[in-house]
Context: one part of a larger RNA
RNA sequence: CUGGGCGUAAAGGGCGUGUAGGCGGUGGUCUAAGUCAGGUGUGAAAUACCGGGGCUCAACCUCGGGGGUGCACCUGAUACUGGGUCACUUGAGGGCAGGAGAGGGGGGCGGAAUUCCCGGUGUAGCGGUGAAAUGCGUAGAUAUCGGGAGGAACACCAGUGGCGAAGGCGGCUCUCUGGCCUGUCCCUGACGCUGAGGCGCGAAAGCGUGGGGAGCGAACAGGAUUAGAUACCCUGGUAGUCCACGCUGUAAACGAUGGGUACUAGGUGUUGGAGGUAUCGACCCCUUCAGUGCCGUAGCAAACGCAAUAAGUACCCCGCCUGGGGAGUACGGCCGCAAGGCUGAAACUC
Numbered sequence: 001c002u003g004g005g006c007g008u009a010a011a012g013g014g015c016g017u018g019u020a021g022g023c024g025g026u027g028g029u030c031u032a033a034g035u036c037a038g039g040u041g042u043g044a045a046a047u048a049c050c051g052g053g054g055c056u057c058a059a060c061c062u063c064g065g066g067g068g069u070g071c072a073c074c075u076g077a078u079a080c081u082g083g084g085u086c087a088c089u090u091g092a093g094g095g096c097a098g099g100a101g102a103g104g105g106g107g108g109c110g111g112a113a114u115u116c117c118c119g120g121u122g123u124a125g126c127g128g129u130g131a132a133a134u135g136c137g138u139a140g141a142u143a144u145c146g147g148g149a150g151g152a153a154c155a156c157c158a159g160u161g162g163c164g165a166a167g168g169c170g171g172c173u174c175u176c177u178g179g180c181c182u183g184u185c186c187c188u189g190a191c192g193c194u195g196a197g198g199c200g201c202g203a204a205a206g207c208g209u210g211g212g213g214a215g216c217g218a219a220c221a222g223g224a225u226u227a228g229a230u231a232c233c234c235u236g237g238u239a240g241u242c243c244a245c246g247c248u249g250u251a252a253a254c255g256a257u258g259g260g261u262a263c264u265a266g267g268u269g270u271u272g273g274a275g276g277u278a279u280c281g282a283c284c285c286c287u288u289c290a291g292u293g294c295c296g297u298a299g300c301a302a303a304c305g306c307a308a309u310a311a312g313u314a315c316c317c318c319g320c321c322u323g324g325g326g327a328g329u330a331c332g333g334c335c336g337c338a339a340g341g342c343u344g345a346a347a348c349u350c
Stems, first nucleotide, its partner, number of pairs: 004321003007304002012318001014201004021194003025088007033081002035077008049065006091191001092188003095184005103177007110154001115149007125136002162169002206247006215241002220236004258317006266295011299306002323350003332343004
């Protein structure tokens, strides 16, 4: 090299877009590079193999023979692959007609609640816990009514419901904008799949500058608990949480399951669409497409389980694994303001 694997044992890149590359639908025709066949040349000698001979045997020496993947050239074959060309429509894309949606960006608006401020009523407690205490309150709190300020989040609807590539997305409305599904079968005519690098996106926390700050709340302080209590509980509370711009680039970034295509029993729920049937009509019922759940046959699997949303049967492309610790560490390189990230060993040891 070949070979074996990646849901949970080591192993799917966090996700996309796309460069090189790899792979690639149907029919005809040309070519003959790959491929296949025949031939010619070469494939030195020694060695090796087969047969024989010489040293008393053997090692050793020696003669003869056969074979030799391969390489070059010539001639031929054309199924498959490649190349050229012509054509096709089922893959892919587009047009037209419809459809659903917390998909994304920006603006405006709304109500409930918490907190604070002002005023009214009112008086001795409130708060908190397992029980308490710290704390707040006669300078009038808690409770309650009216008014005001401000920030953040949007109860019910709400659903193994929807959308998005992933991260993720939830009040209403306006605006800009991406994707998806269905029907028609009108257009293009293989324009496709994957994707090393590259580029972009990427929860939370964190960082820079400026703003904002209601509630919550690392750190911190106090009160409790306890043998102790640098905790769990309680009272406070700063960063932060929010906004703008820039950075960071990680995660149990999980379905712990890469993407694409095709094929392989069924049953049942649900979301969005189309067709039919039915009806006065909405339902109901049947068919079909796309999604999302559950159960289950074959098959697969170490088992658990998976099972048309495969972990089944195949093919194409990428990523990754190779005993545990040392270690996602050291060193070097690249990136970052920093924190750190990416790449990523060895000695030693079991």
Small-subunit ribosomal RNA, central domain from Calderihabitans maritimus, 350 nucleotides, folded computationally. The prediction has a mean pLDDT of 90. NCBI's taxonomy places the organism under Bacteria, Bacillota, Clostridia, Calderihabitantaceae, Calderihabitans. The full RNA is in RNAcentral, with records from ENA and SILVA.